[in-house]
RNA sequence: UCCUCGGUAGCUCAAUGGUAGAGCAUUCGGCUGUUAACCGAAGGGUUCCUGGUUCGAGUCCAGGCCGAGGAGCCA
Numbered sequence: 001u002c003c004u005c006g007g008u009a010g011c012u013c014a015a016u017g018g019u020a021g022a023g024c025a026u027u028c029g030g031c032u033g034u035u036a037a038c039c040g041a042a043g044g045g046u047u048c049c050u051g052g053u054u055c056g057a058g059u060c061c062a063g064g065c066c067g068a069g070g071a072g073c074c075a
Stems, first nucleotide, its partner, number of pairs: 001071007010024004018055001026042005048064005
């Protein structure tokens, strides 16, 4: 320098171009002699950034940033 993959809740990950969700964690409640486990509820989002396409973008397109892997160049 080029190619591929990835970036979404605190963490791990979903979501056919049409209401952004789950599990775990956190908080509260239930249950229990107590804790754990179990059950229920709540809170928690600039979907990496800037533009574009579209009635509508997490998703498609362009550029950029970051991470992982591969190839190449110099020595």
This is a predicted structure of a 75-nucleotide RNA (transfer RNA) from a Terriglobia bacterium. Its mean pLDDT, the model's own confidence on a scale to 100, is 80. It matches the Rfam family "tRNA". It is annotated as a transfer RNA. The sequence was found in a public genome assembly. Taxonomically the source falls in Terriglobia (Bacteria, Pseudomonadati, Acidobacteriota).